[in-house]
RNA sequence: GUCUCCGUAGUUCAACGGAUAGAAUGAGGGCUUCCGAAGCCUUUGAUGGCAGUUCGAUUCUGCCCGGGGACA
Numbered sequence: 001g002u003c004u005c006c007g008u009a010g011u012u013c014a015a016c017g018g019a020u021a022g023a024a025u026g027a028g029g030g031c032u033u034c035c036g037a038a039g040c041c042u043u044u045g046a047u048g049g050c051a052g053u054u055c056g057a058u059u060c061u062g063c064c065c066g067g068g069g070a071c072a
Stems, first nucleotide, its partner, number of pairs: 001071007010025004018055001026044006048064005
């Protein structure tokens, strides 16, 4: 340089183009306990950026940014 795959909570993963973007884990608070651990309740938190298509985009398209792989 060319091609290709990926980018969503702190982390690991979901979401036929249509619901309030969901779960686990983590973190804060509470219950329980002599104190912890475990358990239960509750709160918190995310679509890489900019455009385009569409009535509607996490999803489709283009460019850019970042990461992985192949070839040179």